Background: This is a predicted structure of a 73-nucleotide RNA (transfer RNA) from an archaeon.

[in-house]
RNA sequence: GCCAGAGUGGCUCAGCGGUUAGAGCGUUCGACUCAUAAUCGAAAGGUCGCGGGUUCGAGUCCCGCCUCUGGCA
Numbered sequence: 001g002c003c004a005g006a007g008u009g010g011c012u013c014a015g016c017g018g019u020u021a022g023a024g025c026g027u028u029c030g031a032c033u034c035a036u037a038a039u040c041g042a043a044a045g046g047u048c049g050c051g052g053g054u055u056c057g058a059g060u061c062c063c064g065c066c067u068c069u070g071g072c073a
Stems, first nucleotide, its partner, number of pairs: 001072007010025004018056001027043005049065005
């Protein structure tokens, strides 16, 4: 340099163009317990990598850039 894949709460990941962007783990609070763990309930936490475009409408489609992973040279 070329090709492919990935980028979404703290972490691991879901999420066919339409709704309120979700789950598990973690964190905090509460319940239970003599206490801890486990279990149960609740809450907080997201400019969906950045910038444009298409569309009535974009996390999702298109273009450019950035970062990471793998391959080729």
Notes:
Model confidence (mean pLDDT): 81 of 100. RNAcentral holds the sequence, with entries from ENA. It matches the Rfam family "tRNA". It is annotated as a transfer RNA.